[in-house]
RNA sequence: GUUUAUUUUUUAGCGCCUGGACACAUUUCUGUGUUGACGAGGAAGAAACUUAUCGAAAUAUUCGGCGGAUGGUUUCUUGGCAUUAGAUUACUGCCAUAAAUAUUAGCAAAACCUGAUAGUAAUAUCAGAAACAAAUCUAAUAGGGUAAUCUU
Numbered sequence: 001g002u003u004u005a006u007u008u009u010u011u012a013g014c015g016c017c018u019g020g021a022c023a024c025a026u027u028u029c030u031g032u033g034u035u036g037a038c039g040a041g042g043a044a045g046a047a048a049c050u051u052a053u054c055g056a057a058a059u060a061u062u063c064g065g066c067g068g069a070u071g072g073u074u075u076c077u078u079g080g081c082a083u084u085a086g087a088u089u090a091c092u093g094c095c096a097u098a099a100a101u102a103u104u105a106g107c108a109a110a111a112c113c114u115g116a117u118a119g120u121a122a123u124a125u126c127a128g129a130a131a132c133a134a135a136u137c138u139a140a141u142a143g144g145g146u147a148a149u150c151u152u
Stems, first nucleotide, its partner, number of pairs: 014067004019063001020035006038055003044077007078096005085151007101142006113128006
């Protein structure tokens, strides 16, 4: 330095449960449990405020509540892009490191079906098969300020 194995950690559509719903038991004004969001996407730093983006499924509890959170707005700071043949600075605008904007196109998992395992059950976990989105995500195309000074 490389490879393999194991352990731990990172883990944020994430965690939790005093309501509801459901199961079992029962001493029925109770107890023990189950359920309670499917993926895509998302972080320059700080503060304040705020019901934090996008669709999927489902005769529909994915109801309801609490906490957290990479969202949004404003202010300050840092950084980038836009004038020029090039550089620096200032202002203006838009952004966040692949760092304007517009248009077009593209993409998932669960649910469902089949099977296995655990459980009295509600239900949970795993595997297999097949399919389907939208976006501030991805790609392609088009495509974008002013002034001063300096260098050639």
Molecule: glmS glucosamine-6-phosphate activated ribozyme aptamer